RNA sequence: AGCGGGGUGGAGCAAUGGUAGCUCGUCAGGCUCAUAACCUGGAGGUUGUCGGUUCAAGUCCGACCCCCGCAA
Repeated sequence: AGCGGGGUGGAGCAAUGGUAGCUCGUCAGGCUCAUAACCUGGAGGUUGUCGGUUCAAGUCCGACCCCCGCAA
């Protein structure tokens, strides 16, 4: 070279082709004498890159990059 799986907020993961969400974390507020716990709200994603198909792509197709495994 080859085969299989994967790449999505800071971390771990979801998402029948039709508004990208959940948990933890983080920030602010509430509660408390205070901290933790608990409650409420917010910020944070150009979905690995570049093309293609489609009215519409995280999802389908092609090439490439990276990670894990198999085989050698």

The RNA shown here (transfer RNA) has 72 nucleotides and comes from a soil metagenome. The sequence is in RNAcentral, with records from MGnify. The prediction has a mean pLDDT of 84. Its Rfam family is "tRNA". The family's RNA type in Rfam is transfer RNA.